Predicted 3D model of RNase P RNA and transfer RNA as a complex of 449 nucleotides. The prediction has a mean pLDDT of 78. It holds a member of the Rfam family "Bacterial RNase P class A". Rfam links the family to the GO terms dimeric ribonuclease P complex, ribonuclease P activity and tRNA processing. From the family's description: Ribonuclease P (RNase P) is a ubiquitous endoribonuclease, found in archaea, bacteria and eukarya as well as chloroplasts and mitochondria. By type it is a ribozyme.
RNA sequence: GCAGCGGCUCAGGCGAUCGCUCGGUUUCGACCGGGAGGAAAGUCCGGGCUCCGCAGGGCAGGAUGCCGGGUAACGCCCGGUGAGGGAAACCUCGAGGAAAGUGCCACAGAAAAGCAAACCGCCCGUGUCGGUUCGCCGCCCGGGCAAGGGUGAAACGGUGGAGUAAGAGCCCACCGCGCGUCCGGUAACGGACGCGGCACGGCAAACCCCAUCCGGAGCAAGGCCACGUAGAGAAGCGCUCGAGGGCUGCCCGCCCGAUGCUUCAGGGUAGGCCGCACGAGGCGCGCGGCGACGCGCGUCCCAGAUGAAUGACCGCCGGCUCGCUCGAGGUGACUCGAACGAGCAACAGAACCCGGCUUACGAACCCUGCGACC
RNA sequence: GGUGGGGUAGCCAAGUGGUCAGGCAAUGGUUUGCAAAACCAUUAUACGCGAGUUCGAAUCUCGUCCCCACCUCCA
Repeated sequence: GCAGCGGCUCAGGCGAUCGCUCGGUUUCGACCGGGAGGAAAGUCCGGGCUCCGCAGGGCAGGAUGCCGGGUAACGCCCGGUGAGGGAAACCUCGAGGAAAGUGCCACAGAAAAGCAAACCGCCCGUGUCGGUUCGCCGCCCGGGCAAGGGUGAAACGGUGGAGUAAGAGCCCACCGCGCGUCCGGUAACGGACGCGGCACGGCAAACCCCAUCCGGAGCAAGGCCACGUAGAGAAGCGCUCGAGGGCUGCCCGCCCGAUGCUUCAGGGUAGGCCGCACGAGGCGCGCGGCGACGCGCGUCCCAGAUGAAUGACCGCCGGCUCGCUCGAGGUGACUCGAACGAGCAACAGAACCCGGCUUACGAACCCUGCGACC
Repeated sequence: GGUGGGGUAGCCAAGUGGUCAGGCAAUGGUUUGCAAAACCAUUAUACGCGAGUUCGAAUCUCGUCCCCACCUCCA
């Protein structure tokens, strides 16, 4: 210098002036204090909170999916197992079940899953016909063969040997696969030994089966108050043979229900307050744990808008890049330092709150490898 | 702020694992004095983007971008 990998930290600092917003004080002049993020984003998961009468049974539906652990919970995180990738740092995995059933496997191919299948082939025949250089050859016929060719993403274990008319797990060795026993491990799984002659193609991000989990809605939840010719007007439905509604989409079952429900037209504010800022909170230290994390002690209070604040500008200091000059070191490649000038500084803006994931994005450092020069 | 739906040629739009149907439009021709309509023919341009599953993806899964609709107090 280049290529790559995971991790960690930061997101310029201080001051002045002029503003914005919230809170407090006020002698109403003003003063004091707080004021975006690691993603505030996407709204993809999980939870708190609030309401639905705390939400029953069945069916349907959704989610997750190796093992163990963490957590309020999770589809997140940590540790491990297996498989795969990389030269390495390291990375990836929707990784249960295809010997429960159904379905699909286009084109090509003989055959696409049935204890399968003769297209080119290989072998046998005192079968028939033709040819013949009398060695035999060819067509057809009857059998045997899944070894070779060919098709395909995929062809019913692989390699080698024995065997045979030719062949074949028909037989043997090794590998693979399956089953069993023992050993190690909490487990996933790993190892050893034995048995089986192969029975079991792929797809479950196809239906499905198995296991576990899931009540619905969302702060425009929900509660209180004010204004208005105002417990107003019109139409429809309904009043115990019940409109309509709630409990999950459907059914059952349960419950509410007449001062009712739906729609239309019109009016008011263009509204106010609460929810709403102390929380699974931040920081530091100690202890336990490989770790995620947990426990204890101390300390801190840290945005709250609703056309929606968090900004503008100046100075000093700092960071990086380029140019130029000077100094120091070195045989050298070059390194370090200083001055001056110019330039650059990303992604992005809270809206009830929190834990994750994902996406966007600047810089420094640590890590792996290669190259060049000395 | 919250919730739901959708992206397939220039436009509308079917397709739910096997190389994307149809219509309008466009282009050329026939017809006409010229045009419109009608008829015939034709080409190119398409599955928003990026990954994954699969032999194979518009279709299934994940991520991402964009568009549309609905929900607002007194009530």